[in-house]
Notes: A computed fold for a 99-nucleotide RNA from a marine eukaryotic metagenome, annotated as SAM riboswitch aptamer (S box leader). RNAcentral holds the sequence, with entries from MGnify. Of the family's consensus pairs, 90% are formed in the model.
RNA sequence: UAUCACGAGUGGCUGAGGGACCGGACCCGACGACGCCACAGCAACCGGGCUGCAAGAGCCAUGGUGCUAAUUUCCGCCCAGUGAGCACUGGGAAAGAUA
Numbered sequence: 001u002a003u004c005a006c007g008a009g010u011g012g013c014u015g016a017g018g019g020a021c022c023g024g025a026c027c028c029g030a031c032g033a034c035g036c037c038a039c040a041g042c043a044a045c046c047g048g049g050c051u052g053c054a055a056g057a058g059c060c061a062u063g064g065u066g067c068u069a070a071u072u073u074c075c076g077c078c079c080a081g082u083g084a085g086c087a088c089u090g091g092g093a094a095a096g097a098u099a
Stems, first nucleotide, its partner, number of pairs: 001099004009039005017028003022076004040068003045064002048060004072095001077092006
């Protein structure tokens, strides 16, 4: 700096917590979660190839990453709208993840 509403799971090992942190909610988990490994897949950020006058354009998917429950699971802070309020909706920020 860019993106984060889309997409993509089986097997083996392990064995109790896990979903980043704090608080709350909700969810996953002995019908084995999380994690690790293998294979498969998704995607197209970087590299590569192709098209193209060119592009910040399009196509391919063989290399480097990444990813494959839930929007980054949701809320928390600010603004706007609706509403008597609780709250709901939209936008933004912060934090985080990946490149």